[in-house]
RNA sequence: GUCCACGUAGCGUAAUGGUGAACGCGUCAGUCUCCUAAACUGAAGAUUCUGGGUUCGAGUCCCAGCUUGGACG
Numbered sequence: 001g002u003c004c005a006c007g008u009a010g011c012g013u014a015a016u017g018g019u020g021a022a023c024g025c026g027u028c029a030g031u032c033u034c035c036u037a038a039a040c041u042g043a044a045g046a047u048u049c050u051g052g053g054u055u056c057g058a059g060u061c062c063c064a065g066c067u068u069g070g071a072c073g
Stems, first nucleotide, its partner, number of pairs: 001072005007066001010025004018056001027043005049065005
């Protein structure tokens, strides 16, 4: 340099173009316990990498850029 793939909560992942973005771990609070852990209950936490476009409607499709990883030279 060319090409391919990935980017969603602190971490790991889901989500058929369809209307409050879900789950696990973690965090916080509570119940339980002499205390801790475990278990159970509840809560908080997301500009879905950035900027445009298509569409009645975009995490999802298209374009450009950025980041990370890979292949080739």
Molecule: transfer RNA
Organism: Pichia membranifaciens